[in-house]
RNA sequence: AGGCCUGUAGCUCAGUUGGUUAGAGCGUUGCCCUGAUAAGGCAAAGGUCGGCAGUUCGAAUCUGCCCAGGCCUA
Repeated sequence: AGGCCUGUAGCUCAGUUGGUUAGAGCGUUGCCCUGAUAAGGCAAAGGUCGGCAGUUCGAAUCUGCCCAGGCCUA
């Protein structure tokens, strides 16, 4: 220098070739349960989907550039 992959909740990840509300597990908080704790049950909070533009009626999803990390080639 060129190419490929990844980036979504505090952590690990899903999201079926654009569409009805952005989700799961773990974690956190509250309540229930218990003599008390662990375990268990119920509920809640927590996200400008890495950033900026573009395409579109509509973008986490498609396109361009940039940022971070990883791999390969030279």
Predicted 3D model of a 74-nucleotide RNA (transfer RNA) from an Oligoflexales bacterium.
The source organism's lineage runs through Bacteria, Pseudomonadati, Bdellovibrionota, Oligoflexia and Oligoflexales.
Rfam family: tRNA. Rfam classes the family as a transfer RNA.
The coordinates come from a structure-prediction model, not an experiment, and the mean pLDDT is 80.